[in-house]
Molecule: c-di-GMP-I-GGC riboswitch aptamer
Organism: Clostridia bacterium
RNA sequence: AAUUGAAAAGGCAAACCUAGUGAAAGCUAGGGACGCAAAACCACGGGCCUAAAGCUAUUGCUAUGGCCGCCGGGUUGCCAAAG
Numbered sequence: 001a002a003u004u005g006a007a008a009a010g011g012c013a014a015a016c017c018u019a020g021u022g023a024a025a026g027c028u029a030g031g032g033a034c035g036c037a038a039a040a041c042c043a044c045g046g047g048c049c050u051a052a053a054g055c056u057a058u059u060g061c062u063a064u065g066g067c068c069g070c071c072g073g074g075u076u077g078c079c080a081a082a083g
Stems, first nucleotide, its partner, number of pairs: 004080002011036002016031006034069001040075003044072003047067003054061002
């Protein structure tokens, strides 16, 4: 030093439950831990979810709504054993 990941400290928090919110997907708060070295931040590319409104008349289409704990990219970043 990082295209690496042993340990320790500290951090985050899936499912599920409760409350709120939303048309929904989802989000927020509390509880809770499956996991996580970027599971910190950014919807930029792909992907995925939803379809109120619009178009339609359809078990339809569309993101202007979402998901970064799906992958890639960008920005920032704790510790430091072995190699």